RNA sequence: GGGAGGGUAGCUCAAUGGUUAGAGUACUGGCCUGUCACGCUAGAGGUUGCGGGUUCAAAUCCCGUUCUUCCCG
Numbered sequence: 001g002g003g004a005g006g007g008u009a010g011c012u013c014a015a016u017g018g019u020u021a022g023a024g025u026a027c028u029g030g031c032c033u034g035u036c037a038c039g040c041u042a043g044a045g046g047u048u049g050c051g052g053g054u055u056c057a058a059a060u061c062c063c064g065u066u067c068u069u070c071c072c073g
Stems, first nucleotide, its partner, number of pairs: 001072007010025004018056001027043005049065005
C1' cells in the first nucleotide's frame, strides 16, 4: 500500500429498514435474614466510534473518516 471483519449500557453480547435499542453480568434502592451471602423485586445507566447521504422511517443501506483484528504484498 491492497483486501476482509469488528466498534451498540461499566463489561460480554443481541436486535428483518418499522412503531420505547434489549438480554446476561455488574451497580443502586426495597423485600427477605440476628448479620452477610443467596433469593425476590424495582430503578438508574445508550450521541449505536465520528461526519455526511438515501428514505415517510436508518444500529441496519450508501459514501467519507478514525480505532482495532486478521490476510496479502

Predicted 3D model of a 73-nucleotide RNA (transfer RNA) from Chrysoparadoxa australica.
The source organism's lineage runs through Eukaryota, Sar, Stramenopiles, Ochrophyta and Chrysoparadoxa.
The prediction has a mean pLDDT of 81.
RNAcentral holds the sequence, with entries from ENA.
It matches the Rfam family "tRNA". By type it is a transfer RNA.